A computed fold for a 475-nucleotide part of an RNA from a Gammaproteobacteria bacterium, annotated as small-subunit ribosomal RNA, 3' major domain. Lineage of the source: Bacteria > Pseudomonadati > Pseudomonadota > Gammaproteobacteria. It matches the Rfam family "Bacterial small subunit ribosomal RNA".
Context: one part of a larger RNA
């Protein structure tokens, strides 16, 4: 100087408390451990691994296994030889591949040949998701959006170092004020950026419809741009004003006006560093290793196994509910070998047909809610696992191993031990919608809106953190 203390003081944070909803019990989904396996590819392991890399494992992906094959190689550069490239048929084979044919003759040219492409050959070389994240770059997590981390000069100290950065107030903040052997400065904080909340202005179609007219009653048509919206520009909030308080400060408390008030809400943004944290399997890369194989191609299998254990979720156990009928109201996205209205067929998944739309034009567009009827506390008109049969769709192909539909079957489950998680407001809870990936396949992820709470006395305690101080046989 740090680090640590079941030392002290001060102060924060959904840290506790106060509340609301869960997890832990059940079934299933998914990840992991373990076990099994020819293989169940690899990585990630307290917080900060475990619906994580994976925003899509039937083939492919795919790195694993079994078997069949190749050796200048699937890919790059150079050299030699041949042929344009390319299109296409038959046979063998699981295919990779091998064999035999057919069509085709292009562009430039100094007529020697050349360029692209294909086949064969030689060797230099290619190739490796092989090892090392404890050799590395880059990227990322984490403490933590915590308020800290430093420097120059000066001063003090033999020196390590200190001071500044401590102190008194204050703040979300090393934020600001005052004091002060310090005076300044940098990286952080804040602001500048995006979005949302109010208004003005510009623009007026594909959007909108107040007034006017028509009508096939639909903003449909004429018309209009007022309004809504859209998307460009601007205004607005600064403790600016008033009162109180404070040290005449910084500020704090209350009030006015205001759409918004003291950082208005949300996001992006992450200091010096810590964890030899994570990643050699995104990529790049040193070293090491393989080179008829640890490289490459193919078929099939596996990554989907299952006495078990854990994490994360979904659905429930019901009446604030289930079912039937009726009936409203979004936002944000996506759409051309795509989104698909309407009509027809089918109980349905879906199929057929074909309008419209390269989309503020057309399509995709809610559910909970609300009204009414029924069920009456029952393993039930709750719950839907499991299994049987019959189907639909995607795709070369749904056996291993897809999603969905119909009929039948109807398991566990009556609110969950110890323990444990999230959340302070348009939040939790609850309800649906869309998107990426994607041929097909979400209970995951990301985004969107609808309905919409309860509680916070307080900081003694648990956890994490900041500042000052103290002890130390630790560095």
């Nucleotide at each position: 100087u740090g680090a640590c203390g079941g030392g002290g003081g001060c102060c924060c944070g959904c840290a506790c408390a106060a509340g609301c909803g869960g997890u832990g019990g059940a079934g299933c989904a998914u990840g992991u451990g373990g076990u099994u396996u020819a293989a169940u590819u690899c990585g990630a392991c307290g917080c900060a691994a475990c619906g994580c890399g994976a925003a899509a494992a039937a083939c492919c992906u795919u790195a694993c296994c079994u078997g069949g094959c190749c050796u200048u190689g699937a890919c790059a550069u150079c050299c030699c030889c041949g042929g344009a490239a390319c299109c296409u048929g038959c046979c063998a084979g699981a295919g990779a591949u091998g064999g035999c044919g057919g069509g085709g003759u292009g562009c430039c040219u100094u007529c020697g040949g050349g360029a692209a492409c294909c086949g064969g050959g030689u060797g230099a070389c290619a190739g490796g998701u092989g090892c090392u994240g404890c050799a590395u770059g880059g990227c990322u997590g984490u403490c933590g959006u915590c308020a800290g981390c430093u420097c120059g000069u000066g001063u003090c100290g033999u020196g390590a170092g200190a001071u500044g950065u401590u102190g008194g107030g204050u703040u979300a903040a090393g934020u600001c004020c005052c004091g002060u052997a310090a005076c300044g400065a940098g990286c952080g904080c804040a602001a500048c950026c995006c979005u949302u909340g109010u208004c003005c202005u510009u623009a007026u179609u594909u959007g909108c419809c107040a007034g006017c007219a028509a009508c096939u009653c639909g903003g449909u048509u004429g018309g209009g741009c007022a309004c809504u919206c859209u998307a460009g520009g601007g205004a607005g909030a600064c403790u600016g004003c008033c009162g109180g308080u404070g040290a005449c400060a910084a500020g704090c408390c209350g009030g006015a006006g205001g759409a918004a008030g003291g950082u208005g809400g949300g996001g992006a943004c992450g200091a010096c560093g810590u964890c030899a944290a994570g990643u050699c399997a995104u990529c790049a890369u040193g070293g090491c290793c393989c080179u008829u194989a640890c490289g490459g191609c193919c078929a099939g299998g596996g990554c989907u196994a299952c006495a078990c254990a854990c994490g994360u979720g979904c659905u429930a156990c019901a009446a604030u509910g289930g079912g039937g009928c009726g009936u409203a109201c979004a936002a944000a996205g996506g759409g051309c070998u795509g989104c698909a209205a309407g009509c027809c067929u089918g109980c349905g998944a879906a199929g057929g047909u074909u309008a419209g739309c390269c989309a503020a034009u057309c399509c995709u567009c809610a559910a909970a809610a609300c009204g009414u009827c029924u069920c009456g506390u029952a393993g039930u008109c709750c719950g839907g696992a499991u299994c049987g049969c019959a189907g639909u769709c995607u795709g070369c192909a749904a056996c291993u191993c897809g999603a969905c539909u119909g009929c039948g079957u109807g398991a566990a489950g009556u609110c969950g031990g110890a323990a444990u998680c999230g959340c302070u407001a348009g939040u939790a809870a609850u309800c649906g919608u869309a998107g990426a990936u994607c041929a097909g396949c979400a209970u995951g992820c990301u985004a969107c809106g609808g309905u919409g709470a309860a509680u916070a006395c307080g900081u003694u305690c648990c956890c994490g953190g900041g500042c000052c101080u103290u002890g130390u046989a630790c560095a």